Context: one part of a larger RNA
Molecule: small-subunit ribosomal RNA, central domain
Organism: metagenome
RNA sequence: UUGGGUUUAAAGGGUGCGCAGGCGGAACGGUAAGUCAGUGGUUAAAGCCUACAGCUCAACUGUAGAAUUGCCAUUGAUACUGCUGUUCUUGAGUAUAGUUGGAGUGUGCGGAAUGUAUCAUGUAGCGGUGAAAUGCAUAGAUAUGAUACAGAACACCAAUCGCGAAGGCAGCUCACUAAGCUAUAACUGACGCUCAGGCACGAAAGCGUGGGGAUCAAACAGGAUUAGAGACCCUGGUAGUCCACGCCCUAAACUAUGAUCACUCGAUGUUGGCGAUAUACAGUCAGCGUCUGAGCGAAAGCAUUAAGUGAUCCACCUGGGGAGUACGAUCGCAAGGUUGAAACUC
Numbered sequence: 001u002u003g004g005g006u007u008u009a010a011a012g013g014g015u016g017c018g019c020a021g022g023c024g025g026a027a028c029g030g031u032a033a034g035u036c037a038g039u040g041g042u043u044a045a046a047g048c049c050u051a052c053a054g055c056u057c058a059a060c061u062g063u064a065g066a067a068u069u070g071c072c073a074u075u076g077a078u079a080c081u082g083c084u085g086u087u088c089u090u091g092a093g094u095a096u097a098g099u100u101g102g103a104g105u106g107u108g109c110g111g112a113a114u115g116u117a118u119c120a121u122g123u124a125g126c127g128g129u130g131a132a133a134u135g136c137a138u139a140g141a142u143a144u145g146a147u148a149c150a151g152a153a154c155a156c157c158a159a160u161c162g163c164g165a166a167g168g169c170a171g172c173u174c175a176c177u178a179a180g181c182u183a184u185a186a187c188u189g190a191c192g193c194u195c196a197g198g199c200a201c202g203a204a205a206g207c208g209u210g211g212g213g214a215u216c217a218a219a220c221a222g223g224a225u226u227a228g229a230g231a232c233c234c235u236g237g238u239a240g241u242c243c244a245c246g247c248c249c250u251a252a253a254c255u256a257u258g259a260u261c262a263c264u265c266g267a268u269g270u271u272g273g274c275g276a277u278a279u280a281c282a283g284u285c286a287g288c289g290u291c292u293g294a295g296c297g298a299a300a301g302c303a304u305u306a307a308g309u310g311a312u313c314c315a316c317c318u319g320g321g322g323a324g325u326a327c328g329a330u331c332g333c334a335a336g337g338u339u340g341a342a343a344c345u346c
Base pairs, nucleotide, nucleotide: 004317005316006315007300008299012314014201015200016199017198021194022193023192025088026087027086028085029084030083031082033081034080035077036076037075038074039073040072041071042070049065050064051063052062053061054060091191092188093187094186095184096183097182098181099180100179103177104176105175106174108172109171110154114150115149116148117147118146119145120144121143125136126135162169163168206247207246208245209244210243211242216240220236221235222234223233258313259312260311261310262309263308266291267290268289269288270287271286272285273284274283295302296301319346320345321344328339329338330337331336
């Protein structure tokens, strides 16, 4: 380079926005750069190929032809691509009217539970386990009641559910912000798709500064278990878990399935609209599920939410180990992240 692939065999970037780049709807003109055709020039000779000839044949040699697929110039063609002009509405967007949700940020409020403190009642145990013990308790525990304080999480509703680009999001209220969908078909008129680099977001853990600290709980201590027990079980318990600001940038960041568009049998549940008059319901638009065909697939399976049939763009793969390591570069306060080999070996 050509070809083949990426659910599970190696392989989809964690997610989005987006410059360059690549690709791009319908109609009619113009142009003729790409494209196609003709002609001319050039494309050294030798060689290769074809025909004939010369050495007795052949190798070899000679003559002629063809070829030299390229480049330049010129004359044309105009379907497609490009450029350009005019127009269109189905892609995309806007408007108006509705509507949906646990989408985001911030404020305030609530009850249950837990822990602690004080008071009261009350007396000998409580707690914990497979069984125990450490632990707590006559300095009055556990239990019950009252009061107060604190922090964190929001039972039931709740679902095969909803929303969000992903991470993720759940008590109630208010403010601000964003989004989807439906209906109308009023407006703009290709304004689109994808996207290397770049920018932003990105669970948990971890880091910095300052708060907070109820619960749970790495580390740690003790009690058990055991041959041992650096564990599983129990009693405690510090970072952390929570908040603000700033970093970190990784996950089985999974649907292990990139984004967008078009097309392709059916059955069924459900969420939000529209609906013929309605809390029925036919239908229809947008989503979320289940099952099964054709087709695909190594199979498991996928199957209008494709892993089917096609198109565009990006990312990635090329035997196992060595190794996501070394070195270099770069980012980071650090921990480490990103990029990423080779020798050797099977």